[in-house]
RNA sequence: CGCGUAGCUCAGCGGUAGAGCACCACUCUUAUAAAGUGGGAGUCACAGGUUCGAAUCCUGUCGCGCC
Numbered sequence: 001c002g003c004g005u006a007g008c009u010c011a012g013c014g015g016u017a018g019a020g021c022a023c024c025a026c027u028c029u030u031a032u033a034a035a036g037u038g039g040g041a042g043u044c045a046c047a048g049g050u051u052c053g054a055a056u057c058c059u060g061u062c063g064c065g066c067c
Stems, first nucleotide, its partner, number of pairs: 001065004007021004015052001023039005045061005
């Protein structure tokens, strides 16, 4: 200096947290895979502050990476 958001990889203008992959169920198939349909999954690293409202802004702490 950068990063920390779903199991993984990552998005996300202060105004209901999302995608892809993965997972589960169903359809299809002799069966599996592929394909299609639907579904579950998050204390947004932690603690404070600002604000009507914070994943987002500010401060501190922790962890990881780079110099």